Predicted 3D model of a 538-nucleotide part of an RNA (large-subunit ribosomal RNA, domain I) from Xylocopilactobacillus apicola. Its Rfam family is "Bacterial large subunit ribosomal RNA". Taxonomically the source falls in Xylocopilactobacillus (Bacteria, Bacillati, Bacilli, Lactobacillales). The full RNA is in RNAcentral, with records from ENA.
[in-house]
Context: one part of a larger RNA
RNA sequence: CGCACGGUGGAUGCCUAAGCACCAGGAGCCGAUGAAGGACGGAACGAACACCGAAAUUCCGCGGGGAGCUGUAAGUAAGCUAUAAUCCGCGGGUAUCCGAAUGGGGAAACCCAGAUAUCUGGAAAGGUAUCUACUUAAUACUGUAAAGGUAUUAAGGGGGAACGUGGGGAACUGAAACAUCUAAGUACCCACAGGAAGAGAAAGAAAGAUCGAUUUUCUUAGUAGCGGCGAGCGAAAAGGAAAGAGCCCAAACCAGCAGUUUACUGUUGGGGUUGUAGGACUGCCAUUAAGGUUGGAAUAACUAGUUGAAGUUGCGUGGGAAAGCACACGAUAGAGGGUAAGAGUCCCGUAAACGAAAGUUAAGAAGAGUGAGGCAGGAUCCUGAGUAAGGCGGGGCACGUGAAACCCCGUUUGAAGCAGGGAGGACCAUCUCCCAAGGCUAAAUACUACCUGGUGACUGAUAGAGAAACAGUACCGUGAGGGAAAGGUGAAAAGAACCCCGGAAGGGGAGUGAAAUAGAUACUGAAACCGUGUGCUG
Numbered sequence: 001c002g003c004a005c006g007g008u009g010g011a012u013g014c015c016u017a018a019g020c021a022c023c024a025g026g027a028g029c030c031g032a033u034g035a036a037g038g039a040c041g042g043a044a045c046g047a048a049c050a051c052c053g054a055a056a057u058u059c060c061g062c063g064g065g066g067a068g069c070u071g072u073a074a075g076u077a078a079g080c081u082a083u084a085a086u087c088c089g090c091g092g093g094u095a096u097c098c099g100a101a102u103g104g105g106g107a108a109a110c111c112c113a114g115a116u117a118u119c120u121g122g123a124a125a126g127g128u129a130u131c132u133a134c135u136u137a138a139u140a141c142u143g144u145a146a147a148g149g150u151a152u153u154a155a156g157g158g159g160g161a162a163c164g165u166g167g168g169g170a171a172c173u174g175a176a177a178c179a180u181c182u183a184a185g186u187a188c189c190c191a192c193a194g195g196a197a198g199a200g201a202a203a204g205a206a207a208g209a210u211c212g213a214u215u216u217u218c219u220u221a222g223u224a225g226c227g228g229c230g231a232g233c234g235a236a237a238a239g240g241a242a243a244g245a246g247c248c249c250a251a252a253c254c255a256g257c258a259g260u261u262u263a264c265u266g267u268u269g270g271g272g273u274u275g276u277a278g279g280a281c282u283g284c285c286a287u288u289a290a291g292g293u294u295g296g297a298a299u300a301a302c303u304a305g306u307u308g309a310a311g312u313u314g315c316g317u318g319g320g321a322a323a324g325c326a327c328a329c330g331a332u333a334g335a336g337g338g339u340a341a342g343a344g345u346c347c348c349g350u351a352a353a354c355g356a357a358a359g360u361u362a363a364g365a366a367g368a369g370u371g372a373g374g375c376a377g378g379a380u381c382c383u384g385a386g387u388a389a390g391g392c393g394g395g396g397c398a399c400g401u402g403a404a405a406c407c408c409c410g411u412u413u414g415a416a417g418c419a420g421g422g423a424g425g426a427c428c429a430u431c432u433c434c435c436a437a438g439g440c441u442a443a444a445u446a447c448u449a450c451c452u453g454g455u456g457a458c459u460g461a462u463a464g465a466g467a468a469a470c471a472g473u474a475c476c477g478u479g480a481g482g483g484a485a486a487g488g489u490g491a492a493a494a495g496a497a498c499c500c501c502g503g504a505a506g507g508g509g510a511g512u513g514a515a516a517u518a519g520a521u522a523c524u525g526a527a528a529c530c531g532u533g534u535g536c537u538g
Base pairs, nucleotide, nucleotide: 001535002534003533004532005531006530007529013523014488015487018459019458020456021455022454023453024452025451026450027448028447029159030158037098038097039096040053041052042051044076045075048072049071050057059092060091061090062089063088064087068080069079070078103112104111105110113132114131115130116129117128118127119126120125134156135155136154137153138152139151140150141149142148163194164192165191166190167189168188174181178228204211205210215242216241217240218239225233226232246440247439248438249384253270254269255268256267257266258265259264260263275418277383278382279381280380281377282376283375284374285373291370293368294367299362300361301360302359303358305354306353307352311327312343313326314325315324328345329344336348337347338346389413390412391411392410393409394408395407396406399425420435421434422433423432424431475482476481498509499508500507501506
């Protein structure tokens, strides 16, 4: 160096119990009736996981189901079950201690109380039940200069993946440096809410014509614009579509009640709600409709389930038939999985059809009780004030102060009030549109921690989740935090009785199996690396 045979090692191939992404439907909150999350316990038998809570591996009721059952998890013991168990669904009971944690304290899962009632006890002492935190509001009592105190009742408090609104709010970066600018009102922090939130029924948009709340989307359009006119930023109307819904107060005026300075105030009810102005007010005409409120029926769906066609036909091969050959059958069922190798006809299923005592959701019938306008008049009254708007300083609008309208905030001034007021991108006129300074409002929209079903030119164990496995574990760190490795016997344990060597480990026979170079370090078993035998070279 070659050849042969091994050891070691765990690549590769095949596989999948776990993931990833998405689709459809559901659900979209839980919590002082004590949550989320935990600690400690509970079985005949040690630890762990799962389940449960001193009524502890469960209790009760109602349904389903129908022969076995006492979880993972073998084994032994002891039991349960046709008087229907185990199991599945719905509803209820119990639910230690900590935790918002709430009687006080505290180094969470511990310590120490008080009040009332009651039990044991001679007493001491002990047991049981309920209550005892704080904040806000209402009511009652008490009380003060204002306050406050006590009692009762109700609510709040904390948690939650993303989505939402609001309050704060960066820098890296880009501008090929950098300061305005950008990144970006992004990340992040905080508060609060809902199943969605926010917005919303014109002091609007437009333009010589009109439209008629809001939201989302396509388009307009990378347009008009903004911009150290750099980098970049970047609309809106019109048009198409989804959805579609409109309402309520304040005031004038009237009535009741209370108070008092006798003209007002407060309160309750009526009235009234708009811009072609409307309402009050005065007069005339008319009378139970529309609508909404309450109510919950039918019906449908979900939360267990039920029925469900047709070959175990023949032949041979094989350890094994579902493959091959041959002959049949069903199909509204040839989706898929399993079964000793590719099974429509073996099993679970599939198509189709059916099903609920109880709970939930949708739906909203009958019924109940409410429920009023129209016309004319134009004298008087009302129509949201420290508001609108101006100055100064900022912010938001695509718009960087610009010709800068419009909206918002701080500060300082401060109207009109229907013969009124605002807007139409400085400002003025004409014209047009609208009615601020009170409030509510479904749907179309956003998201997915969670449940069910499904899909994949997604991964296949160094991949895919960090986690296919008892993983946010072991381990590291004072801590915040960081964070693994680790899958495969076989169809079936049939897991190797018995014998031999050995203290054992391990091995040799025997036996099982299709196979044991499938023997539990186990499928396949590459390479590095280490050997044994043999040959060649020397």